This is a predicted structure of a 73-nucleotide RNA (transfer RNA) from a Candidatus Aenigmatarchaeota archaeon.

RNA sequence: GCGGCGGUGGUCCAGCCUGGUAAGACACGAGCCUUCCAAGCUCAUAACCCGGGUUCAAAUCCCGGCCGCCGCA
Numbered sequence: 001g002c003g004g005c006g007g008u009g010g011u012c013c014a015g016c017c018u019g020g021u022a023a024g025a026c027a028c029g030a031g032c033c034u035u036c037c038a039a040g041c042u043c044a045u046a047a048c049c050c051g052g053g054u055u056c057a058a059a060u061c062c063c064g065g066c067c068g069c070c071g072c073a
Base pairs, nucleotide, nucleotide: 001072002071003070004069005068006067007066010026011025012024020056029043030042031041032040049065050064051063052062053061
């Protein structure tokens, strides 16, 4: 330099192909339960890498960029 894959709450990850309220687990916080703790149950908070384009509407499609991994050179 070229190609492929990936970037989503604090962590891990689904959703992307086929555009329409961003799901789940763990962690954190509150409550219930318990003599207390743990476990269990309930509730709450919190996220789409950046810029542009298309569209009524973009995490999703298109273009450019940044970062990571892998391969080729």
The RNAcentral record of the sequence draws on ENA. Its Rfam family is "tRNA". Gene Ontology term of the family: triplet codon-amino acid adaptor activity. The prediction has a mean pLDDT of 84.